[in-house]
Formats: sequence, structure tokens, C1' cells
RNA sequence: CUUAUCAUGAGCGGUGGAGGAACGGGUCCUGUGAAGCCGCGGCAACCGCGCCCCAUAUCGGGUGAAUGGUGCCAAGUCCUGCGGCGUGUACGCCGGAAGAUGAG
Repeated sequence: CUUAUCAUGAGCGGUGGAGGAACGGGUCCUGUGAAGCCGCGGCAACCGCGCCCCAUAUCGGGUGAAUGGUGCCAAGUCCUGCGGCGUGUACGCCGGAAGAUGAG
């Protein structure tokens, strides 16, 4: 940079000591102990793997297990940041941006 997904789901212990939820604004979590690190447990099923379908398949679709490679386990990607629409000065909906994760 390209592409797919982001309404679901899943926590305890030890260590550690004050911060954390990407960034700005909110809002929230935190000494009934934050981040980080370690152990164990779990979730999911992107890659990989098995089976099936399509044209013999390299592409694509469906399905299964979860032993492998990642990821994840407060709140919808916590909300919002730009644009549009509806009721109307708040809220709802749609799209985008940004971000996260996988694969290339």
C1' cells in the first nucleotide's frame, strides 16, 4: 500500500506499582489496586488443515474440527470527530474518515 472483517463472544492468580480506554473532545475504568510482564484458563475461527460443490481448480462457495500460525477476553471499534437524511435544537439512521486484527 491492497483487501476482508469490526452489534456476538471469552478471566482468574502471581508480579508490579499509577495509570489506562490509539489521537482531540466527551464519558468511563482504576489503591475493593492501572499499564507492563509471567502462569494457567477461555473466546473466536482470519490463515492453515479435513470434507463437499462448481468446469479436471490455480480462483470461488459451503461445511467441520481446533492439534498448528496470529488475534482477542470492561463498556458496539465505549461514544464522537467529516458528509447526508428524518423527526426536530436532542435523538435516530446511512455513508465516509481514522483505528484495530488477519491475509497478501
Overview: Predicted 3D model of a 104-nucleotide RNA (SAM riboswitch aptamer (S box leader)) from a pig gut metagenome. The RNAcentral record of the sequence draws on MGnify. The prediction has a mean pLDDT of 84.